The part of an RNA shown here (small-subunit ribosomal RNA, 3' major domain) has 485 nucleotides and comes from Phycisphaerae bacterium RAS2. The full RNA is in RNAcentral, with records from ENA and SILVA. NCBI's taxonomy places the organism under Bacteria, Pseudomonadati, Planctomycetota, Phycisphaerae.

[in-house]
Context: one part of a larger RNA
RNA sequence: UGACGGGGGCUCACACAAGCGGUGGAUGAUGUGGCUCAAUUCGAAGCAACGCGAAGAACCUUACCCGGGUUUGACAUGCUGGAAUUAGUUCUGUGAAAGCAGAAUGACGCGGCUUGCCGUGGAGCCAGCACAGGUGCUGCAUGGCUGUCGUCAGCUCGUGCUGUGAAGUGUCGGGUUAAGUCCCUUAACGAGCGAAACCCUUGUCGCUAGUUGCCAGCGCGUAAAGGCGGGCACUUUAGCGAGACUGCCGGUGUUAAACCGGAGGAAGGUGGGGACGACGUCAAGUCCUCAUGGCCUUUAUGCCCGGGGUUGCACACGUCAUACAAUGGGAUGGUACAAAGCGACGCGAGACCGCGAGGUGGAGCAAAUCGCAGAAAACAUCCCUCAGUUCGGAUUGCAGGCUGCAACUCGCCUGCAUGAAGCUGGAAUCGCUAGUAAUCGCGUAUCAGCAACGACGCGGUGAAUGUGUUCCUGAGCCUUGUACA
Numbered sequence: 001u002g003a004c005g006g007g008g009g010c011u012c013a014c015a016c017a018a019g020c021g022g023u024g025g026a027u028g029a030u031g032u033g034g035c036u037c038a039a040u041u042c043g044a045a046g047c048a049a050c051g052c053g054a055a056g057a058a059c060c061u062u063a064c065c066c067g068g069g070u071u072u073g074a075c076a077u078g079c080u081g082g083a084a085u086u087a088g089u090u091c092u093g094u095g096a097a098a099g100c101a102g103a104a105u106g107a108c109g110c111g112g113c114u115u116g117c118c119g120u121g122g123a124g125c126c127a128g129c130a131c132a133g134g135u136g137c138u139g140c141a142u143g144g145c146u147g148u149c150g151u152c153a154g155c156u157c158g159u160g161c162u163g164u165g166a167a168g169u170g171u172c173g174g175g176u177u178a179a180g181u182c183c184c185u186u187a188a189c190g191a192g193c194g195a196a197a198c199c200c201u202u203g204u205c206g207c208u209a210g211u212u213g214c215c216a217g218c219g220c221g222u223a224a225a226g227g228c229g230g231g232c233a234c235u236u237u238a239g240c241g242a243g244a245c246u247g248c249c250g251g252u253g254u255u256a257a258a259c260c261g262g263a264g265g266a267a268g269g270u271g272g273g274g275a276c277g278a279c280g281u282c283a284a285g286u287c288c289u290c291a292u293g294g295c296c297u298u299u300a301u302g303c304c305c306g307g308g309g310u311u312g313c314a315c316a317c318g319u320c321a322u323a324c325a326a327u328g329g330g331a332u333g334g335u336a337c338a339a340a341g342c343g344a345c346g347c348g349a350g351a352c353c354g355c356g357a358g359g360u361g362g363a364g365c366a367a368a369u370c371g372c373a374g375a376a377a378a379c380a381u382c383c384c385u386c387a388g389u390u391c392g393g394a395u396u397g398c399a400g401g402c403u404g405c406a407a408c409u410c411g412c413c414u415g416c417a418u419g420a421a422g423c424u425g426g427a428a429u430c431g432c433u434a435g436u437a438a439u440c441g442c443g444u445a446u447c448a449g450c451a452a453c454g455a456c457g458c459g460g461u462g463a464a465u466g467u468g469u470u471c472c473u474g475a476g477c478c479u480u481g482u483a484c485a
Stems, first nucleotide, its partner, number of pairs: 001485002003482003007479007015469002019432005026322008034313002042053002064308007073131001077130006088105007108121005133297002136295003142291002144286003147282001149280001154193006160169003173184003199274004204242006213232003218229003245268001248262005324425001328384005334379002341372003346365002351360003391422001396417007438461007
């Protein structure tokens, strides 16, 4: 100087408390351990591994296993030699395919030139050599990227001063703040990286613009409908501006910084949300994104293909979904109201067929125009009346639909039948402070299809509690002890 303490002081955080909803019990989904296996590819391991890499494992993916094949190679560059109308296209045999063997047809440039022959070249082929290749090892050799402490308020430097020196001071103290934020004091005076601000978004208003959007007034028109003329008022769209700064008033305070209350205001003291992550810590994670040193491999640890596996199942754990019901379940040509997205190898309307999944068909639309698209909870009316039930839907049987070369291992969906566990969950444990929790649906990426109940977004309905810091956990500053570094 740090680190540590079941030392002290001050302070903060859904850390506790107050409250709401869960997990732990059930069934299923998914990940992991274990076991099994020819293989069940690999990595991730307290928080910070375990719906994680994987934003799509039937083949492919695929790295694993078995079998078949191949050796200058699936891919790159260079060198040497050689043959031939060589490339390409088509066909045959064999085979599970890859491949192997064979046949037919047959291009391009330049020169000569008897118009179909000779010479030659690029590319290609064959042989050989350098080399390619490796998801092989080492993340404890590395770059890059990432997690975490933590959006915590810290981490440093120059000069000066103090100390023999390590070092200290500044950065301490008194206030204050979300903040090393600001003020005051002061052997310190300044500065940098962080905090804040600048950026995006959302909330209010104005200006500009008016189609694909909108429709107040005028007219036409319809069963109805901005459908049409017209208009740009409104809504909205998307560009530019305004607006919030403790600016104003009162109080407290050291006349300060600031805090408390109030006015005005759409918004008030950082308005809400996001992006943004200091010096560093964990030899944290990743050599399987990529890059890369070293090592290993080279008729194999490379490459191609068929099939299997990654989906196995006495069991254990994590994360979720659905429930156990009446604040509920069911029914109805019943009645409403979104936002954000996506669409050409695409989205696919009306119509028709089917109980349905879906099919036929193809209008319109590179989309504020057309489509996906019915939002669902909600509301109205009726049934159920506390029961393992009109709760719950696992499991299984049969019949179908869709994608795809192909759904046996191993896809999703529909109909009929079946109708399991489960009556609110031990010890323990998680999330959340407001448009939040809870609850309801909608969309997207990946993607032929889908194991999505996942992830990431979007809106609808919409609470309760706390104004405290004794305790648990973590963190910051000051101080103290130390046989630790």